[in-house]
RNA sequence: GGGGAUUUAGCUCAGUUGGUAGAGCGCAUGCCUUGCAAGCAUGAGGCCAGGAGUUCGACUCUCCUAAUCUCCA
Numbered sequence: 001g002g003g004g005a006u007u008u009a010g011c012u013c014a015g016u017u018g019g020u021a022g023a024g025c026g027c028a029u030g031c032c033u034u035g036c037a038a039g040c041a042u043g044a045g046g047c048c049a050g051g052a053g054u055u056c057g058a059c060u061c062u063c064c065u066a067a068u069c070u071c072c073a
């Protein structure tokens, strides 16, 4: 220098042909307990790496940029 993959909640990851974004763990509150843990219930938390474009509508399609991993030279 060139090719490929990944980037979504605090962490690990889903998201089926573009149509109002989810799970597990963790966190908070309540119940239970003498208390803790476990269990049960409820809740908070993400403008989907950044920017631009296409579209009535974009996590999803196109382009550019950044970071990480990998292959070739």
Stems, first nucleotide, its partner, number of pairs: 001072007010025004019056001027043005049065005